This is a predicted structure of a 91-nucleotide RNA (c-di-GMP-I-GGC riboswitch aptamer) from a Clostridia bacterium. The organism belongs to Clostridia, within Bacteria. Its Rfam family is "c-di-GMP-I-GGC riboswitch aptamer". A reference for the family is Smith et al. (2012), "Structural and biochemical characterization of linear dinucleotide analogues bound to the c-di-GMP-I aptamer", Biochemistry.
Order: sequence, then structure tokens, then C1' cells
RNA sequence: UCCGAUAAGGGCAAAUCCAGCGUAAGUUGGAGGCGCAAAGCACACGGGUCUUCAUCCCCAAGGGGUAUCGAAGACGGCCGGGCUGCCGAAG
Repeated sequence: UCCGAUAAGGGCAAAUCCAGCGUAAGUUGGAGGCGCAAAGCACACGGGUCUUCAUCCCCAAGGGGUAUCGAAGACGGCCGGGCUGCCGAAG
């Protein structure tokens, strides 16, 4: 250095519930704990997914769509890139 243990000491926190914010996706705090060795950061940079609006198409007029070269957002616990980092068995 790669690597990542039934190691030590710690850390984070999915679903769900409660409260706040948001049209929504979601987000913040509390409870919770599925998991995580970067589940630390966030420059949302590339891809992806999702939301709202717009557009287009359909409609039995309630609404629906696997459509879009569109606009504004959300997600870092979807993948890749970027920055930083604790511990130390075996190999």
C1' cells in the first nucleotide's frame, strides 16, 4: 500500500411513527434500527430515477400515457468521477 476480521473504541442510520417545511419528489428535528469501512463531504460534474410545470397524444370529460429537443427542482443509502479520513488481525 492493497485489503477489511465474530478485533477494540467509536460513528452513521433504512422502513415506520410523531412534529415542522414544501404543490410534489423530498427535507429538517425526535423516536426507531434495516443496514453501512467511507452510509464522511457535496462540486448534482457524467449517467440514472423521481417530482412539478409546459408541450404532445388519448379520453367515456372524471382522468390517463411506456411520449418530449423543453423549464425548474429532488435523490450522495442507484452507479461512476472529485475531495478528505479512524482502526489494524490474517494474507